[in-house]
RNA sequence: UCUUAUCAAGAGCGGCAGAGGGACUGGCCCAAUGAAGCCCGGCAACCCCAUUACCUUUACUAAAAGGGAGGAAGGUGCUAAAUCCAGCAGGAUAGUAUAAGCCUGGGAGAUAAGA
Numbered sequence: 001u002c003u004u005a006u007c008a009a010g011a012g013c014g015g016c017a018g019a020g021g022g023a024c025u026g027g028c029c030c031a032a033u034g035a036a037g038c039c040c041g042g043c044a045a046c047c048c049c050a051u052u053a054c055c056u057u058u059a060c061u062a063a064a065a066g067g068g069a070g071g072a073a074g075g076u077g078c079u080a081a082a083u084c085c086a087g088c089a090g091g092a093u094a095g096u097a098u099a100a101g102c103c104u105g106g107g108a109g110a111u112a113a114g115a
Stems, first nucleotide, its partner, number of pairs: 001115007012040001014039003020030003024087004041079003046075002048071002051068001054067005083108001088105004
């Protein structure tokens, strides 16, 4: 860089530290009642583990592949707010226009697995 999947759930009243943080831009927030970072704890289940409980296909003295309830030792990840909201396009709503809000898709981003 590309592909695929997911992104409205979940997770500390802990220790060290000491001013920033929420990707970017615009907002709006969080923060000395302690930010980032590190450690511990926790959450989740992408990889993973295990399984003829169960379903499908194939097989049959033995199982295999896929799905799926299950698990959490290991590899990542996550642990304010929907990915905090919007950022581009379209739709619907009052006579028209604008703004706000609403709906759908996209973009950007994050994470995983693979290339």